[in-house]
Molecule: Bacterial RNase P class A
Organism: Gammaproteobacteria bacterium
RNA sequence: CGAGCCGGCCAGGUAGUCGCUGGUUGUGUGCGCUGAAACGUACGCAGCGAGAGGAAAGUCCGGGCUCCGCAGGACAGGGUGCCAGGUAAUGCCUGGGAGGUGCAAACCUACGGAUAGUGCCGCAGAAAGCAAACCGCCUAAGGCACGCGUGCCCAGUGCACGCGCGCACGGUAAGGGUGAAAGGGUGUGGUAAGAGCGCACCGCGCCCGUGGUAACACGGGUGGCAGGGUAAACCCCACUCGGAGCAAGGCCAAAUAGGAAUCCAGCAGGUGUGGUCCGCACCGGAUUCGGGUAGGCCGCUUGAGGUGUUUGGCGACGAACAUCCUAGAUGAAUGACUACCCGUGAUGUGCUGGCGACAGUCAUCGCGACAGAACCCGGCUUAUCGGCCGGCUCGUUUC
Numbered sequence: 001c002g003a004g005c006c007g008g009c010c011a012g013g014u015a016g017u018c019g020c021u022g023g024u025u026g027u028g029u030g031c032g033c034u035g036a037a038a039c040g041u042a043c044g045c046a047g048c049g050a051g052a053g054g055a056a057a058g059u060c061c062g063g064g065c066u067c068c069g070c071a072g073g074a075c076a077g078g079g080u081g082c083c084a085g086g087u088a089a090u091g092c093c094u095g096g097g098a099g100g101u102g103c104a105a106a107c108c109u110a111c112g113g114a115u116a117g118u119g120c121c122g123c124a125g126a127a128a129g130c131a132a133a134c135c136g137c138c139u140a141a142g143g144c145a146c147g148c149g150u151g152c153c154c155a156g157u158g159c160a161c162g163c164g165c166g167c168a169c170g171g172u173a174a175g176g177g178u179g180a181a182a183g184g185g186u187g188u189g190g191u192a193a194g195a196g197c198g199c200a201c202c203g204c205g206c207c208c209g210u211g212g213u214a215a216c217a218c219g220g221g222u223g224g225c226a227g228g229g230u231a232a233a234c235c236c237c238a239c240u241c242g243g244a245g246c247a248a249g250g251c252c253a254a255a256u257a258g259g260a261a262u263c264c265a266g267c268a269g270g271u272g273u274g275g276u277c278c279g280c281a282c283c284g285g286a287u288u289c290g291g292g293u294a295g296g297c298c299g300c301u302u303g304a305g306g307u308g309u310u311u312g313g314c315g316a317c318g319a320a321c322a323u324c325c326u327a328g329a330u331g332a333a334u335g336a337c338u339a340c341c342c343g344u345g346a347u348g349u350g351c352u353g354g355c356g357a358c359a360g361u362c363a364u365c366g367c368g369a370c371a372g373a374a375c376c377c378g379g380c381u382u383a384u385c386g387g388c389c390g391g392c393u394c395g396u397u398u399c
Stems, first nucleotide, its partner, number of pairs: 001395010012341007020051002023048010053370001057381002060379005065245004077241005082096005097111001098109004112236002117234002119230003134176002136172003139168001142169001143167002146164007153156001184202006203225001204223008249298004259289006269283005305324008342368007350361004
């Protein structure tokens, strides 16, 4: 210098003008209370200081908090799935193991069980599951056909034996071919050709030992090698899960309608029952109470909190001390405009330097992301213009 890996951080700045939300101080007006104030409350005005994020997002996990309630058993269903640790908890994080990718730094992994059972394995291929034999290879033994020779007698298309040649009935699973996958791999011996058929090494299963908390690793012995794959297929095993969520939940409480209690009136009238009368029931007024609606208040932001120092731990994280208080809106504030600066890109017969590549500078124009709290935390995932810092790997060159 080039290519790359990992981790952390920032998320344009300053000033002015005009606004918004909530806090506080002062002040004005209305209302409540009062003899009047103080005080409370609502709406203004002025001053002061405060006002989104690394993801506030998706709402996918895990907790706090609240209510229902006490969740015991069985069945169904969901989730998780190598080991150890961290944590309030987790499906998260850290460290480790195993497997895979990369020259490497590093990165990725739902990583329990396939002799519990069931299902599936398209196309191709002979065969896809209690293996099979298409091409090929083989003729040793057996079988079949043919030829030759010898022997026999029942003299035939005969029988027996031997030799030769052939078939592939048969043997084989080395080689070819199909496939994602064809019942260990390489080599050697062996054989008719072959084959764990024998042997050596590797792999695999089982047993033992050693190291490790464990996953697991290493070593030794043993078995000729068994049961191909698939469980983000059903399923089995182990662990685990009560439900709903701030529209949780609590408090105050208008008008109207309806309800309850007490008191007054119970005369007259109306309605119903009835053919009529009596009778009975209902319809009245006042006061008080209770439930719920509109509306308002609390919950609401001091919390597994931030920062710093020391300290334990490889680390995630923990401990001690000091210090700080940092949005609480509810159609929902946290903004708009202007100027200058900053970063970056393009343009210019621009200017300066240089032989030049180019560097510096000036001007004009453009760009400066993703996105916005809504009870609060811890994670994960997704979105994101650009820039800065640290550690590491590989390559090239120079010293």